[in-house]
RNA sequence: UGCUCCAUAGUUCAGCGGUAGAAUAACGCACUGUUAAUGCGCAGGUCCCUGGUUCGAAUCCAGGUGGAGCAG
Numbered sequence: 001u002g003c004u005c006c007a008u009a010g011u012u013c014a015g016c017g018g019u020a021g022a023a024u025a026a027c028g029c030a031c032u033g034u035u036a037a038u039g040c041g042c043a044g045g046u047c048c049c050u051g052g053u054u055c056g057a058a059u060c061c062a063g064g065u066g067g068a069g070c071a072g
Base pairs, nucleotide, nucleotide: 001071002070003069004068005067006066007065010024011023012022013021018055027041028040029039030038048064049063050062051061052060
């Protein structure tokens, strides 16, 4: 320098252009001698940034930033 991939909840990750989800963690309740485990409930999001396309964008397009890999 070129090419490919990745960026979504505290964490690990799903997500077909039409309401953003799961697991786990946190919090509350039940359970009990107490803790853990278990069960139930609740909360938590600028979908990396800027622009564009579209009636509508996490999703498509362009540029940028950060990370991983390949080539030189």
Predicted 3D model of a 72-nucleotide RNA (transfer RNA) from Convivina praedatoris.
Rfam family: tRNA. From the family's description: Transfer RNA (tRNA) molecules are approximately 80 nucleotides in length.
It was read from a public genome assembly.